Molecule: TPP riboswitch aptamer (THI element)
Organism: Metallococcus carri
RNA sequence: GGGAAGUUCCGCGGGAGCCGAGCCACCCGGGCUCGGCUGAGAGGGCACUAGGUGCCGACCGCUCGAACCUGAUGCGGGUUAUGCCGUCGAAGGGAGGAACGAUGCGGGUCAU
Numbered sequence: 001g002g003g004a005a006g007u008u009c010c011g012c013g014g015g016a017g018c019c020g021a022g023c024c025a026c027c028c029g030g031g032c033u034c035g036g037c038u039g040a041g042a043g044g045g046c047a048c049u050a051g052g053u054g055c056c057g058a059c060c061g062c063u064c065g066a067a068c069c070u071g072a073u074g075c076g077g078g079u080u081a082u083g084c085c086g087u088c089g090a091a092g093g094g095a096g097g098a099a100c101g102a103u104g105c106g107g108g109u110c111a112u
């Protein structure tokens, strides 16, 4: 001078998709069960509930910020289908602090 990966604590942010079969219901829609696809996670628990919403847990992310949202009923590819893949994206937005790591490490000076 003073990090980093990582770990711990407290806090904060975020996401409930697509398809098939059976059943219920049926004008359409919708609901339940089982199974499958991608993924860290697509829903485990509770409450309300027509749809769905809220809280908790799990998972991921927190400015070194692609967790997640907007753009987007976007564009190209692929699939039974879906952000499934790529692009968009050096775009815009977006939620943090401490401790340990570290009597270590690096630099300077003096002595031997």
Base pairs, nucleotide, nucleotide: 001105006100007099008098009097010096011062012061013060014059017037018036019035020034021033022032023031024030044056045055046054047053048052068093069092070091074087075086076085077084